Predicted 3D model of a 96-nucleotide RNA (Glycine riboswitch aptamer). The sequence was found by an Rfam model in a public genome assembly.
[in-house]
Order: sequence, then C1' cells, then structure tokens
RNA sequence: AUGAAUUGCGCGGGAGAGGCCGAUAAUGUUUUUGCGGAGCCGAAGGGGAAAGACGCCAUUUUCAAAUCUCUCAGGCAAAAGGACCGCGCACGGACG
Repeated sequence: AUGAAUUGCGCGGGAGAGGCCGAUAAUGUUUUUGCGGAGCCGAAGGGGAAAGACGCCAUUUUCAAAUCUCUCAGGCAAAAGGACCGCGCACGGACG
C1' cells in the first nucleotide's frame, strides 16, 4: 500500500398460498379479535437425509448440503415479515 471471505448496519428489489366457512363471545354495530372447522403455501427459524471422507477386513459409528424434502413453527387482502440479490458503510485482514 491492494483490500477477499465471514459478520453487523442502512437503502432498494423480493415469490407462493382463501380478505374461506361456521356459530358463539367480546367490541361497538360497516368491522376487528378470540373460538371451532376443514383447505392450501414455503423463501424467517427448525427437522431429515446423499455422493464422498474417516475408519475397517468384519463394521457400525462419525463428519458431510441445498432453493431438495417434512410442514413443528410460521404464513394464505393490505401492513408486517421474508430465503436470496444489488449498492453503501463499519469490522476484518485472505491474496498480492
């Protein structure tokens, strides 16, 4: 002196699926919340597991993912949230 990965913050973009049905309670009377009922979604989070690696000659265990899968949680008008992407800043200090 260049300033990678990871992480954090800010801004922008960001999908899917019913403003479902019911009666009751509260609210106050248009509506919303709670309750019950089935239906659906996957991109917060969470669970699962492969190739392969280690080990081993008799042996199962361990490590190893996801936008895959499960739908526990969450979500199915708007809002909020939202994996991921881009830009900026900060930390950082790989590489040279």